Annotation
Transfer RNA from a Candidatus Gottesmanbacteria bacterium, 74 nucleotides, folded computationally. It was read from a public genome assembly. It matches the Rfam family "tRNA". Rfam links the family to the GO term triplet codon-amino acid adaptor activity. Lineage of the source: Bacteria > Bacteria candidate phyla > Candidatus Gottesmaniibacteriota.

[in-house]
RNA sequence: GCCCCCAUCGUCUAGCGGCCUAGGACGGCAGGUUCUCAACUUGCAGAUCAGGGGUUCGAAUCCCCUUGGGGGUA
Numbered sequence: 001g002c003c004c005c006c007a008u009c010g011u012c013u014a015g016c017g018g019c020c021u022a023g024g025a026c027g028g029c030a031g032g033u034u035c036u037c038a039a040c041u042u043g044c045a046g047a048u049c050a051g052g053g054g055u056u057c058g059a060a061u062c063c064c065c066u067u068g069g070g071g072g073u074a
């Protein structure tokens, strides 16, 4: 250089064009329980889906470019 794969709450992850106002687990915060802590339990907050453009009535999802990461190849 060329080819392939990946990027979603703080972390891990679900999602396969409309059921999504993006769900779950851990973590965080608040309450209950406890002498206290842990555990358990109830609730709350937290992602404009790496960035930009396009297709479509409608995009996290399809296409293109860019950025970052991983792999293959001379």
Base pairs, nucleotide, nucleotide: 001073002072003071004070005069006068007067010026011025012024013023018057028044029043030042031041032040050066051065052064053063054062